[in-house]
RNA sequence: UGGGGGAUCGUCUAACGGUAGGACAGCGGACUCUGACUCCGUAAGUCCCGGUUCGAAUCCGGGUCCCCCAG
Repeated sequence: UGGGGGAUCGUCUAACGGUAGGACAGCGGACUCUGACUCCGUAAGUCCCGGUUCGAAUCCGGGUCCCCCAG
């Protein structure tokens, strides 16, 4: 430099263009003499800027960062 892939709650991971979900962790509660386990509840996220669309995590354009391949 060229080609390909990726970026979503604190972490990991889903999501035909139509309510952004799950697990773990956190917080509150139940249980317990206390703690652990278990159970119930709860908060938290789409890398950035534009475009298309009634509607975008998803499609398009341009960036940023990471990984792989080639030279």
Source information:
The RNA shown here (transfer RNA) has 71 nucleotides and comes from an Alphaproteobacteria bacterium. Its mean pLDDT, the model's own confidence on a scale to 100, is 81. It matches the Rfam family "tRNA". By type it is a transfer RNA.